[in-house]
Predicted 3D model of a 98-nucleotide RNA (THF (Tetrahydrofolate) riboswitch aptamer). The sequence was found by an Rfam model in a public genome assembly.

RNA sequence: AGCAGAGUAGGAACCGGCGCGUUAAGUGCCGCCUGGACGGGGAGUUGUCAGGUGGACGAAAAGGAACCCUUGCGGUGCCGGUUUCGCAUCCCGCUGCU
Repeated sequence: AGCAGAGUAGGAACCGGCGCGUUAAGUGCCGCCUGGACGGGGAGUUGUCAGGUGGACGAAAAGGAACCCUUGCGGUGCCGGUUUCGCAUCCCGCUGCU
């Protein structure tokens, strides 16, 4: 110098547990504001996540019973497990081979 590779946060699917809503919150969609994270080091987005706020759309209940329970339902929340994807990008570093 060339070639190949490893590793993070995190995302997704499924399973389990505990909750929330069913008097409609949450999820999903759009706008604005604030903040965070993004391989070992540095930079870092139009990507990503969280909080706040505004807007549009919008739902599955049934039974027992007396306000609680059971079975459902919700693109529902959190935790754990398994599988899978995985640095936006740039520079440097690390491992192997030549």